[in-house]
This record gives sequence, structure tokens and C1' cells, in this order.
RNA sequence: GCCCUCAUAGCUCAGUAGCUAGAGCGGUAGCCUCGUAAGCUACAGGUCGAGGGUGCGAAUCCCUCUGAGGGCU
Repeated sequence: GCCCUCAUAGCUCAGUAGCUAGAGCGGUAGCCUCGUAAGCUACAGGUCGAGGGUGCGAAUCCCUCUGAGGGCU
């Protein structure tokens, strides 16, 4: 220098044939218990790395940039 992959909740990750953003763990509250743990239920938590484009509509498609990982010379 060139090529590929990844970036989504506090953590680990789904969702990428475009059409309401999810799970597990963790957190908070409640139930249960003499009490704790476990178990059960509910809730909170995200402008989907940044900017721009296409489109009725973008986490998803296109361009640029940033960061991380890998490969080639």
C1' cells in the first nucleotide's frame, strides 16, 4: 500500500431477502419465604461507531471517515 471481517442495552450476542429494535446475564421493584438464596412476574435501560446519499420508509443498500481484528505484497 491492497483485500476481508467486525462495531446493536452495563456485559455477551441475535436481527443484514428494507416496513414497530430483541434475547440471555446484570440492574430495580414486587410475589414467594420466619429470613436469605433460588424460583416466578413486571419495569427501566439503545438517536444500532460518526457523517452523507438513495428511497414513502434504512441497524439492514451505496459513499466517506474512525476504531478493533485478520490476510497478502
Record summary:
A computed fold for a 73-nucleotide RNA from a Candidatus Woesearchaeota archaeon, annotated as transfer RNA. The prediction has a mean pLDDT of 83. It matches the Rfam family "tRNA". By type it is a transfer RNA.